[in-house]
Context: one part of a larger RNA
Molecule: small-subunit ribosomal RNA, central domain
Organism: metagenome
């Protein structure tokens, strides 16, 4: 490369939005461009294949055929694709009504708790571990009462609960905003799928600038423990952690499982939102979406998966190709920096 294949063996891009490009619903007549049938023309000779023949054979030669899977032209089919046209509604969108939701995004407000500061009451201890010691305290601590300051987090509720594309998102309230669902079946008429590079979004930690700083706490210093202890446990403690702005773009960014459509046994398992039917009153009737859990056929190396597929088929990206060396070197690019991104060999096994 052909081929096989990525939930754990190497391998799904961290998530979206989307240009090109691939690939795309039913019906009607039209074109006949791929497609498909004939015809011809052209495919030099050699060479390969077949048959015959000539050197004693044989290689070689040399003489017919068939073959050169191509291309051009022309006549034809028109079922599929493909072009242009009309046309429908089932895909895909929009309108009408309704509710669920920690979905964002800002401004406000609250209550409990923890250090702080002030003042009262009170006296000697307190804190802390295995035991301790450092360390706070007679300059009056810890308890305790009441005032007051910040700062940061929202207990119960709270769940295999629920939103979001991912990352994520939990204290009340209002304002501004996105999505998804259910119910109507009113509107458009394939407007769709996917997505190379593109563009944005993207947890911690880490950078600039400039704010805050209650608690925690890397470095960092003490005390301890030990053979040592640059740890683990113990008293402090700075960066950070919090807010704006603007960068960083990684991660076990995980369901280790791309995104879409459509089929394929099941249960009186269950949770979420929601119609609809009866009803005095629905978990139990009829139906939709979503989360979970379980067992089939099928898959699968096994584990297990199993209408939320890892099955059964198409579509369309993305990735993999033995272990080290290595995500390392050059080299380009991107960052302020830290470093991302893209990504080798030699050698060795």
């Nucleotide at each position: 490369u052909u081929g096989g294949g990525c939930g754990u063996a190497a391998a799904g891009g961290g998530c979206g939005c989307g240009c090109a490009g691939g690939c795309g619903g039913c019906c009607a007549g039209g074109c006949c461009a791929g497609u498909c049938g004939g015809a011809g023309g052209u495919g030099a000779a050699a060479u390969c294949c077949c048959u015959c023949a000539g050197c004693u054979u044989a290689a070689c030669u040399g003489a017919g055929g068939a073959a050169c899977u191509g291309c051009c032209u022309c006549c034809g089919a028109u079922a599929c694709u493909g072009c242009a046209u009309g046309g429908c509604u089932u895909g895909a969108g929009u309108c009408c009504c309704g509710g669920a939701g920690a979905g964002g995004g800002u401004a406000g407000c609250g209550g409990a708790a923890u250090u702080c500061c002030u003042a009262g009451u009170g006296u000697a201890g307190c804190g802390g571990u295995g035991a301790a010691a450092u360390g706070c305290g007679u300059a009056g601590a810890u308890a305790u009462u009441a005032g007051g300051a910040g700062g940061a987090a929202c207990a119960c509720c709270a769940g295999u609960g629920g939103c979001g594309a991912a990352g994520g998102c939990g204290g009340c309230u209002a304002c501004c905003u996105g999505g998804a669902c259910g119910g109507g079946u009113a509107c458009u008429g394939a407007c769709g799928c996917u997505g190379a590079g593109g563009c944005g979004c993207g947890a911690a930690a880490g950078c600039g600038u400039g704010g805050g700083g209650a608690g925690c706490a890397a470095a960092c210093a003490g005390g301890a423990u030990u053979a040592g202890a640059u740890a683990c446990c113990c008293u402090g403690g700075u960066a950070g952690u919090c807010c704006a702005c603007g960068c960083u773009g990684u991660a076990a960014a995980c369901g280790a499982u791309g995104a879409g459509c459509a089929c394929u046994u099941g249960g009186u398992g269950u949770u979420g939102c929601g119609g609809g039917u009866a009803u005095c009153g629905a978990c139990c009737c009829c139906u939709g979406c979503a989360g979970u859990g379980c067992c089939g056929a099928a898959c699968u190396a096994a584990c297990g998966c199993a209408u939320u597929a890892a099955g059964u088929g198409c579509u369309c990206c993305g990735c993999c190709u033995g272990g080290g060396g290595a995500g390392u070197a050059c080299g380009g690019u991107c960052g302020c920096a830290a470093g991302g991104c893209u990504g080798a060999a030699a050698c060795u096994c």